[in-house]
Molecule: SAM riboswitch aptamer (S box leader)
Organism: Bacillota bacterium
RNA sequence: CUCUCAUCUAGACCUCCUGAGGGACCGGCCCGAAGACGGAGGGGCAACUGGAGUCGGCGACGACCCCCGGUGCCAAUGCCGGCACGAUGAGGA
Numbered sequence: 001c002u003c004u005c006a007u008c009u010a011g012a013c014c015u016c017c018u019g020a021g022g023g024a025c026c027g028g029c030c031c032g033a034a035g036a037c038g039g040a041g042g043g044g045c046a047a048c049u050g051g052a053g054u055c056g057g058c059g060a061c062g063a064c065c066c067c068c069g070g071u072g073c074c075a076a077u078g079c080c081g082g083c084a085c086g087a088u089g090a091g092g093a
Base pairs, nucleotide, nucleotide: 002092003091004090005089006088007087008086013042014041015040016039017038021031022030023029025082026081027080028079043074044073045072048070049069050068051067053064054063055062056061078085
């Protein structure tokens, strides 16, 4: 970069740095110098995925758990409507 599949009305915030835009895009509506967005540290949520453990099953596997690893997420239903748009995970080239 591209393809496939799954999910997207639940949940989870403090400090420091920076300083003007941000919420993909269009329209709306919001957030924002009482500092948004972004970055760093700490904390947390969740359970997509690898492992461990427990339970069920002949088995394939499923459920639970959140102990270890890889991600993800922590304004608003993906903020709303539209859009064969987006995001995240797993897999493939």